[in-house]
Context: one part of a larger RNA
RNA sequence: GGUGGAUGGAGGAUGCCUUGGGACCGGGAGGCGAUGAAGGACGUGGGGUGCCUGCGAUAAGCUGCGGGGAGGUGGCUACCAACCUUUGAUCCGCAGAUUUCCGAAUGGGGAAACCUGGGUGAGGAGUAAAACCUCACUCAUCCCGUCAUUAGAUCUAAUGACGGGAGGCGAAACCUGGGGAAGUGAAACAUCUCAGUACCCAGAGGAAAAGAUAAAAAUUCCCUUAGUAGCGGCGAGCGAAAAGGGAAAAGCCUAAACCCAGAAGUAUCUUUAGACUGGGCGUUGUGGGACCAAGAUAGGGAAUUUCCCGGAAAGUUAAAAAUCUUUCCUCUAGCCGAAUGAGUCUGGAAAGACCGGCCAUAGAGGGUAAUAGCCCCGUAGGCGAAAGGGGAAAGACUUUCUGAUCUUGGUUCCCAAGUACCACGAGAAACGAAAAUCUCGUGGGAAACAGGCAAAACUACUUGCCAAGGCUAAAUACUACCCGGUCACCGAUAGUGAACCAGUACCGUGAGGGAAAGGUGAAAAGUACCCCGGUAAGGGGGGUGAAAUAGAACCUGAAACCAUCCACUCACAAAGAGGUGGAGGGAGAGUUUUUCUCCUGACACCGUACCUAUUGGAGCAGGAGCCAACGAGUUUGCAUUUCUCCCUAGUCUAAGGAGGAUAAAACCUCCGGAGACAAAGUGAAAGCGAGGGUGAAUAGCCCGUUAGGGAGAAGUGCAAGACCCGAAGCCGAGCGAGCUACCCUUGGGCAGGGUGAAUCCCAGAGAAAUCUGGGAGGAGGCCCGAACCGGUGGAUCGUGCAAUAUCCUCGGACGACCUGAGGGUAGGAGUGAAAGGCUUAACUAGCUCGGGAAUAGCUGGUUCUCCCCGAAAUAUGUUUGGGCAUAGCGUCAAGAGUUGGAACUUUGCGGUAGAGCACUGGAAGGAAUAUCUUGAGUUUUCUCAGGUAUUCCUACCAAACUCCGAAUGCAAAGUUUCCGAUCUUGGCAGUCAGACUUCGGGCGAUAAGGUCCGAGGUCAAAAGGGAAACAACCCUGACUCCAAUCUAAGGUCCCUAAAUCUGGGCUAAGUGCACUCAAGGAAGUGGGAUUCCUAAAAUAGCUAGAAGGUGAGCUUAGAAGCAGCUAUCCUUUAAAAAGUGCGUAACAGCUUACUAGCUGAGGAAUCCUGCGCCGAAGAUAUAUCGGGGCUAAAGCCCAGUACCGAAGAUGGAGUCCCGCCAGUAUAUAUACUGGCGGGAGGUAGGGGAGCGUUCCUAGCGCAGUGAAAUCCAACCGUGAGGUUGGGUGGAGUGCUGGGAAGUGCGGAUGUUGGCAUGAGUAACCACAACCUGGGUGAAAUCCCCAGGGGCCGAAAGCCCAAGGUUUCCUUGGCAACGAUAAUCGGCCAAGGGUUAGGCGGUCCUAAGGCUAAGUCGAAAGGCGAAGCUGAUGGGUAGCCGGUCAAUAUUCCGGCCCUGCUAAGUAGUUCUGAAGGAUGACGCAGUGAAAUAGUUGAGGGGGAUUAUUGGCUUUCCUUAGGAGAUUUAUUCUCCGUCCUCAAUGAAUUCACUGCCUAGAAAAGUCCGUAGGGUUAACUACUUAGCAACCGUACCGCAAACCGACACAGGUGGGCUGGUGGAGUACACCAAGGCCAAC
Repeated sequence: GGUGGAUGGAGGAUGCCUUGGGACCGGGAGGCGAUGAAGGACGUGGGGUGCCUGCGAUAAGCUGCGGGGAGGUGGCUACCAACCUUUGAUCCGCAGAUUUCCGAAUGGGGAAACCUGGGUGAGGAGUAAAACCUCACUCAUCCCGUCAUUAGAUCUAAUGACGGGAGGCGAAACCUGGGGAAGUGAAACAUCUCAGUACCCAGAGGAAAAGAUAAAAAUUCCCUUAGUAGCGGCGAGCGAAAAGGGAAAAGCCUAAACCCAGAAGUAUCUUUAGACUGGGCGUUGUGGGACCAAGAUAGGGAAUUUCCCGGAAAGUUAAAAAUCUUUCCUCUAGCCGAAUGAGUCUGGAAAGACCGGCCAUAGAGGGUAAUAGCCCCGUAGGCGAAAGGGGAAAGACUUUCUGAUCUUGGUUCCCAAGUACCACGAGAAACGAAAAUCUCGUGGGAAACAGGCAAAACUACUUGCCAAGGCUAAAUACUACCCGGUCACCGAUAGUGAACCAGUACCGUGAGGGAAAGGUGAAAAGUACCCCGGUAAGGGGGGUGAAAUAGAACCUGAAACCAUCCACUCACAAAGAGGUGGAGGGAGAGUUUUUCUCCUGACACCGUACCUAUUGGAGCAGGAGCCAACGAGUUUGCAUUUCUCCCUAGUCUAAGGAGGAUAAAACCUCCGGAGACAAAGUGAAAGCGAGGGUGAAUAGCCCGUUAGGGAGAAGUGCAAGACCCGAAGCCGAGCGAGCUACCCUUGGGCAGGGUGAAUCCCAGAGAAAUCUGGGAGGAGGCCCGAACCGGUGGAUCGUGCAAUAUCCUCGGACGACCUGAGGGUAGGAGUGAAAGGCUUAACUAGCUCGGGAAUAGCUGGUUCUCCCCGAAAUAUGUUUGGGCAUAGCGUCAAGAGUUGGAACUUUGCGGUAGAGCACUGGAAGGAAUAUCUUGAGUUUUCUCAGGUAUUCCUACCAAACUCCGAAUGCAAAGUUUCCGAUCUUGGCAGUCAGACUUCGGGCGAUAAGGUCCGAGGUCAAAAGGGAAACAACCCUGACUCCAAUCUAAGGUCCCUAAAUCUGGGCUAAGUGCACUCAAGGAAGUGGGAUUCCUAAAAUAGCUAGAAGGUGAGCUUAGAAGCAGCUAUCCUUUAAAAAGUGCGUAACAGCUUACUAGCUGAGGAAUCCUGCGCCGAAGAUAUAUCGGGGCUAAAGCCCAGUACCGAAGAUGGAGUCCCGCCAGUAUAUAUACUGGCGGGAGGUAGGGGAGCGUUCCUAGCGCAGUGAAAUCCAACCGUGAGGUUGGGUGGAGUGCUGGGAAGUGCGGAUGUUGGCAUGAGUAACCACAACCUGGGUGAAAUCCCCAGGGGCCGAAAGCCCAAGGUUUCCUUGGCAACGAUAAUCGGCCAAGGGUUAGGCGGUCCUAAGGCUAAGUCGAAAGGCGAAGCUGAUGGGUAGCCGGUCAAUAUUCCGGCCCUGCUAAGUAGUUCUGAAGGAUGACGCAGUGAAAUAGUUGAGGGGGAUUAUUGGCUUUCCUUAGGAGAUUUAUUCUCCGUCCUCAAUGAAUUCACUGCCUAGAAAAGUCCGUAGGGUUAACUACUUAGCAACCGUACCGCAAACCGACACAGGUGGGCUGGUGGAGUACACCAAGGCCAAC
């Protein structure tokens, strides 16, 4: 270290629970607001009041009335104090009072919760009088009405007064109107669709809208009509209406004609008319009304178009509208309300069990120490309101009618005008323009009942209706809110985002986004006391309790993960971690012969995870660190198929209604037949009809000649998000210019040095223009170089210091410069010295929310079991090729029936392989004949050679040649046999990437693990045996089991089962032994064949010879056998080359051929063939016989006999399925039992049967003598799973039948949480630096003190602004924070701290913003002069010193100043519209004056070098010194300068130059008109007053912006010395630091 066991930690699953959610039902209410809303800010409590709740300065409350009846002063949240309360508190209800500030916000302003006014009235304190303070009311704008005044023009405008109304908010709902997308679908896309949807805007109500002209009472809503008629790139899709059944029902009023009355004014002319106003009349389509004429009809009275009495009717909801009374109901508080036991048992506890009773118009529910009708609250039933709200009825009351209606008649009058209608163009209607209807724009433009409109182009006829004015309940839609209730909804990763102080914490500039987090116990009985420890944290005893392993990090307490103990085991052994066998060791149980069980596991054999995706994965292809929980084919409608049930030529109801039950729905029953489907088809149709069509027609052919309808379950399709997760994007409405781009307004900044333009002056020259020299001068997108701005090159960094930095170097640095503050411009838009740059750290179109679950022919994932069958990777089509559709192949159901396959026989078909050359072509040799001419020989009647054509002979070639021609194949019949074979119809699929191998081919190179076809096989989807290992090769197809038997491929020396088997050969190369190799080379060796030499002596060996002409000729310097050329003769001989090789300069020399001798038997050559040899080189190490190893074999060849060898076959045992037979039961079905036969590899996929989870229902149970859950174990089942026992646990839960689903996880770079690994590893944020002693303390590198050392010093010092918001100071503390520790801290807790007439704001105006008037625009809204607002500018009165722990121009001291009011004194004449002046302004340069500061010199004083004295030097002099005392330190005393010189800013003033020509207002001064002497001003004095807001601290940084105590960023002012031109640089002063390892 491993396995197992035990005990723990960590963690928070599971179970149980529910305070909270979800979905609904019934009722109520459907608004609140200038009488100040919604929503907030700030306050408010006796103690100490943080938050929530309540409330509002009357502040967890005040008053009255009612209820109620004993304790109260809300909760987190206890405690103390003080109180209230039977003289009725707290509490509940109703009605009042109060109700700060903001907010429509409304006196004005504004950065919401703040600032600041006017008027009237009152009060307080106070004065000589005021100022001052407080309170109440009031003062916005717009609209309407009335009145008044003024002005002009009938009529209007302005101003003022009075009265009334509006504004804003609310639910993310419903409704109406004005505007109005896109993703998407159409497999692209443009008409179309999505969709008049999302969204924006305006407005209204409890509903809204519609509504009385289509008809049989209008409109609306439901069902149906109907997916019909239609519309439609006639594509995708869109889609009515009438009629019918229901819900609910309701009709009316004006304008006009006609009549009456009337102020002013008009016209005519004195009285009328028209118009207007008011009243009456009148309201319709068989046209109506007015008016006129005629006729009919009768309660009363009066002043007779009118009023009164009586009568009738109606009404507060339209047609008119208000109030009161009575009665009743109901809501807003409440009240009464039956019945058990101190029995026994268990227990901590009884409500449980047992026993014995009772109530019930109450056995709903909840609580009480477990489960309670009778303990408590309640429940059934009944009762109740001073006050307020709501409703109903009746009455009062009001209105109408009651002399007005009706009939008849009419050449009278009226009946809604820029309207109807038309043209063109749009829109709405299902209807996309050929388009009736309705609406709108532009342009035309009617009629008057003898009229007009409509009936889907239009015309005619017919029918219906009467526009251009208006009102109208109910039925319908919705629910933020209130009350009551329900659930086959959730139960803390669920259910709302939110069970908990959640729209919180947190993130973002903002719009906006948006969490996590429940449980002690019955009761706190929440651990007294002791001990360890720092008066810690934490723990140990002890106590409480039923239980503390229920101890607050608290119920149960799983897993990952981390430990401790025990048993066995591991350091010569290698790896999917297991399986099989198994020695040894340990433990237990029962028996004590021995057996069984558990743990460990030496050793041996076999063995490359899972899922996905693929032809193919152990793959070095994708996914997962591990565990837990969550996590994916659902629902609705329609269609279709199968199964079950009901009825049947019929079947079924829909909306709705009634009843039952209920509080009410849901639910059940009954009505409801509107309607749907079916009962007849056929045809293009007219039509005909058990037939019809076609056809002239008979016929033929095609279609048809009665079983359906409804409900439920399952499969599938379509529409919907449609199995889940996943885009980049498109569109809408908003939010952003605190970053950055540009612009506007107003401010600020730029050390120092250099160069030396124009111009001017002087001198000279020149006629002059002008030039030259000198001087003055000080220009410039000039030069060098700091601050400042930038970012060239390099390095570092790159889990950083830093989401752009550091170091060195570098560019600009008076300008097109840099910068602060306030503003403006924005998303197809801005801005851009232009890079597609920038627009809040990702811009070729920002961000947020919404359409929205966009779409995704793409990728990934998709959860329990068993049983049966089982594919495809092909064809055709396709904007198609990785997608689909149809066919093919699978499965299931029903039916048909021998149809299918195989073998054999028989009969046919064919043109491939092969072969052949007969055709078509190619092509070689020869011959012949004919012919041609040529050449050669030769002179010829010849011969030879050649060309052309034909024929013959021989040997050939062909995918697109065939005189021929198989095997295999195909078709038919017959016989036999077999099969999960065949066919038809219907449901459901999957498949359209295939791979290798063998054979036949194409392409390629007769290359490819290549590619494309055809035929077969295997893999795919197939395990087993063999091939060492090895999808596709060989053998063979796994239902399960077995100490069994036989075989296949392949094997039998050992590893390793079986032959060291038998016989015969070959190989010597380790060739070879289950995988390479060529051309070529070689006396390797075996076999075979042929030829030659050889006893007349071969071949090899040994001995000897190998000569002469001649040094052949030529060539050559030479060439003599042997450089080269030519020729290669002759002689001698047994034989000997004008020379085979070596050699020489050339010779020489050696040697060979050849010959003889010796020896004595075989020798030589060629060809075929078996096995071998060379050819033959790779990288860590033999490294491809699998290894050892093997040689008459363990190699190779031949023959043979045994054996081994698989999940094959056989044998035995068993399971399941199918078929057949028999029996039993039964309603045929079907089920069971038995027998016989067959079968059971399997991906996509089809079919069948089951297990489990949650909930509901009925019945039956279990449970404190211990439920669920969890841990361990045993047993049962083929399996999913089940049962039992024990431990923990401490309250619920199971089985059976039926039902309903948020129903099963290992994977989705899944989601959330927890825990590992890396790893005690990297790092600990500038290398300016620390060290020593002392102190404190539990502990000191870090805190404090002292001493020493170091760093910055145009900063790392000091002061402002912004921003932050208590960080400031003191005391106490150390869990967390601090990159270590901490006694310390910018941390935690408590307490304290910011003092203003003079500082800033408050006054004024700029850019800009808002905006009465005005103007533009569908709406929202935009622009906008006056005015208001708005600093970064203008204006404006305080300095020095001291003081606190912490403030100071604020307090204190001293000295000084401003404004206002009043009084006094003195003096004066002013004040002031208009108007004027001033305020009032650029850049650059030059000069002058003065001061601060600095330096130097001198004097005075002080200090100092151990002590004392003297002298000098040095140092200090807005300093110091001395003494006493203390832990720190504090206190007291003494002292705490002067003169001169040099230099010299800021500032002020003045001047010069230049072109780009350089704010406004307040304020101040002068002053015309006017006003003014009872007024006003000036000066002085005195008195009083001067409110409100800011003020702490940090502020180049540890407090701001950067997520950090971050090497970054951040505007202005001061800024000393030496050296130096300098604010550079170096070192120092004052001052501050030494940076938290």
Molecule: large-subunit ribosomal RNA, half A
Organism: Pseudomonadota bacterium